Transfer RNA from Pedobacter aquae, 72 nucleotides, folded computationally.
It matches the Rfam family "tRNA". Rfam links the family to the GO term triplet codon-amino acid adaptor activity.
[in-house]
RNA sequence: GCCUCCGUAGUUUAAUGGAUAGAAUGAUGGUUUCCGGUACCAUUGGUAGGGGUUCGAAUCCCUUCGGAGGCG
Numbered sequence: 001g002c003c004u005c006c007g008u009a010g011u012u013u014a015a016u017g018g019a020u021a022g023a024a025u026g027a028u029g030g031u032u033u034c035c036g037g038u039a040c041c042a043u044u045g046g047u048a049g050g051g052g053u054u055c056g057a058a059u060c061c062c063u064u065c066g067g068a069g070g071c072g
Stems, first nucleotide, its partner, number of pairs: 001071007010025004018055001026044006048064005
C1' cells in the first nucleotide's frame, strides 16, 4: 500500500428496515440481617463520527476514525 471482518450500557450481549433499542452483570439507593454475603424492589446507563437512500435506519450505501486478520 491492497483486501476481508468487527464497532450497541462500565462489561458480556439481543433486536425481519417498523412499538419508548431488550436482557444479564455491574454501580447507586431501599427492604431484610447484630454486621456482611444471599434474596427482593427501585434507579442508573448504549447504537464510534459525518453524509446519503427510505414514509421509516442499530440494520442498507458512501466516507472518516478505531480494532482484528490476511496479502505484498
The organism belongs to Pedobacter, within Bacteria.